[in-house]
RNA sequence: AGGUAGAGGCGCGAAAACCAUCAGUACCUUCCCUGAGAAGCGGGAGACGAUGACGGGAGUGGGAAAGGGGAAUUCGCCGAAGUGCAGGUGGCUUGCCCGAAAACACCUGUGCUGGGUCUGCGUCGAACAGGCGCAGAACUGUCACCUGCGCGCACCCACGCUGCAGGUGGAGAGCUAUCU
Numbered sequence: 001a002g003g004u005a006g007a008g009g010c011g012c013g014a015a016a017a018c019c020a021u022c023a024g025u026a027c028c029u030u031c032c033c034u035g036a037g038a039a040g041c042g043g044g045a046g047a048c049g050a051u052g053a054c055g056g057g058a059g060u061g062g063g064a065a066a067g068g069g070g071a072a073u074u075c076g077c078c079g080a081a082g083u084g085c086a087g088g089u090g091g092c093u094u095g096c097c098c099g100a101a102a103a104c105a106c107c108u109g110u111g112c113u114g115g116g117u118c119u120g121c122g123u124c125g126a127a128c129a130g131g132c133g134c135a136g137a138a139c140u141g142u143c144a145c146c147u148g149c150g151c152g153c154a155c156c157c158a159c160g161c162u163g164c165a166g167g168u169g170g171a172g173a174g175c176u177a178u179c180u
Stems, first nucleotide, its partner, number of pairs: 001180006009078001011077005018070002027062002030058004037048001041099004081113010093101001114140002117137008142170008150161003
């Protein structure tokens, strides 16, 4: 220098089924009001529309889904993974088409973060769930240095060993073991 195998612990991530929430919401139906149009941002066409469109209200009857979440299971793992910036690809949002915009998913490059917990602020979200970002607090793992205790040697000092405790500091491109 390169390879292989490992460790941190409420450890990280993914998947289908299940469960709760979403929500008695959207939507459908009945009645009433209104009265000419009829799709989210724009344009177009247009099923449909005075046998009442769009919109509003009321009660009656019916009544979701997606995303997000949860405990267990399975799988992949320990820069696991997350995220900022830049670039690229995609397709979603209207019952249609074209364009635009935003969220979202994936890929590449590059920067940051050892890890989980709690608190505060912000943001996404229906949410008091959860995620993400920033800041702080203690905790925890790892290495380096220092101090003390222990053990060995030893008259003592000094030295060495590894174990424990404490202090300071660093970062995963790290640490431990092993092979070339």

The RNA shown here (Lysine riboswitch aptamer) has 180 nucleotides and comes from uncultured Brevibacillus sp. The RNAcentral record of the sequence draws on MGnify. Its mean pLDDT, the model's own confidence on a scale to 100, is 78. NCBI's taxonomy places the organism under Bacteria, Bacillati, Bacilli, Paenibacillaceae, Brevibacillus. It matches the Rfam family "Lysine riboswitch aptamer". From the family's description: Riboswitches are metabolite binding domains within certain messenger RNAs that serve as precision sensors for their corresponding targets.